Source information: Large-subunit ribosomal RNA, domain VI from a metagenome, 262 nucleotides, folded computationally. The prediction has a mean pLDDT of 86. Rfam family: Bacterial large subunit ribosomal RNA. The RNAcentral record of the full RNA draws on SILVA.

[in-house]
Context: one part of a larger RNA
C1' cells in the first nucleotide's frame, strides 16, 4: 500500500513446519515349545545412550572493566604510599553475563482409515468359499493428536474497547488537532541497523549517592614488640564491574502527524 472511518489490545486457524530415535535390566517364565541344548510371542514395570529444547539454582569453564600477592624499571623532591609500562607484565582467587561436561524436560499414549495378512455372514455353483452384495480386525508407514508460525488466508476472518469536535467563511479553503502514534530524548529482559521492549517529571529510565548481596581476604596510618627482617593491635579490615533495593541530586527538553464520504 491494500484489508471501504480512525485506533489499541486479545483471538481464530486455512496453510506450512517440527518432533515422530534407539538399547538394556525384569515380570510374565526358565513357562510355550524342544529328546536334549537351547528357549520364545505377548503383558505390566524400571533405568540408560544418542539427539532436541529451555536454562544458570547446584558443579565447572571464561570473566583484559573486581580483590590480592610479586618481579624489573621509570615517574610523583626522598622515605612511606602509590601511579604508568613490561602478552591483561606474571601468579592466585573471583560477581554479572555468556556457557557444558552442570540442571530441568521431550519423542509416549489415543483417535481415524488402511497395506500385505486374518477373518464373519454368504450366494453365483442345494456342496465348498473371507466376496459378487454387505461387516470386521491388522503396521515404525497416511490423517490425526501434541509443539511452533501462521488472516497479503487479495476468501485479506472474528470480538472487546477507545474516538468521532469546534470556529470563520456564499464557496473555495484556513484555523482547531480527538482516540491513538511517530519523530526527539533516557535506556535494556533487545538488537549488525531497522525492529522489539522498559521509560520520559502525573517519572525510578540510565548514571550518581546510599544501604545490601557477593568478590577478594585483614587497606593506609597511629601505637606496642623485635637489633632487623617482620610481627602483633585497632580490623572479618579496606576496596569493590555488570547483581538487589531506595533516593528525583543529574539527563529524558522538546515538535509532528492524526476526524474524507456515507
Nucleotide at each position: 500500500c491494500g484489508u471501504a472511518c480512525g485506533a489499541a489490545a486479545c483471538u481464530u486457524g486455512a496453510g506450512g513446519g517440527g518432533u515422530u530415535u534407539u538399547c538394556u535390566c525384569u515380570u510374565u517364565a526358565g513357562u510355550a515349545c524342544g529328546a536334549g541344548a537351547g528357549g520364545a510371542u505377548u503383558u505390566g514395570g524400571a533405568g540408560g545412550g544418542a539427539c532436541g529444547u529451555a536454562c544458570c539454582u547446584c558443579u565447572g569453564g571464561u570473566g583484559u572493566u573486581u580483590c590480592u600477592g610479586c618481579u624489573g624499571u621509570c615517574a610523583c623532591g626522598c622515605u612511606c604510599g602509590u601511579g604508568g609500562c613490561a602478552u591483561u607484565g606474571c601468579a592466585g582467587g573471583g560477581u554479572a553475563g555468556c556457557u557444558a561436561u552442570g540442571u530441568a524436560c521431550g519423542g509416549u499414549c489415543g483417535g481415524g482409515a488402511u497395506a500385505a495378512g486374518c477373518g464373519c455372514u454368504g450366494a453365483a455353483a442345494g456342496c465348498a468359499u473371507a466376496u459378487a452384495a454387505g461387516c470386521g480386525c491388522g503396521a515404525a508407514g497416511c490423517c490425526u493428536c501434541u509443539c511452533c508460525c501462521a488472516a497479503g488466508a487479495u476468501u485479506a476472518g472474528g470480538u472487546u474497547u477507545c474516538g468521532a469536535u469546534g470556529g470563520a467563511g456564499c464557496a473555495a479553503u484556513c484555523c482547531u488537532g480527538a482516540a491513538g502514534u511517530c519523530c526527539c530524548c533516557u535506556g535494556a529482559u533487545a538488537g549488525a541497523c531497522g525492529a522489539u521492549c522498559a521509560g520520559g517529571u502525573u517519572g525510578a529510565u540510565a548514571g550518581g549517592u546510599c544501604g545490601g548481596a557477593g568478590a577478594u581476604g585483614u587497606a593506609a596510618g597511629g601505637c606496642g614488640a623485635g637489633c632487623a627482617a617482620u610481627c602483633g593491635u585497632c580490623u572479618c579490615a579496606g576496596u569493590u564491574g555488570a547483581c538487589c533495593g531506595a533516593u528525583a541530586c543529574u539527563a529524558a527538553u522538546g515538535g509532528a502527524c492524526g476526524a474524507c464520504a456515507a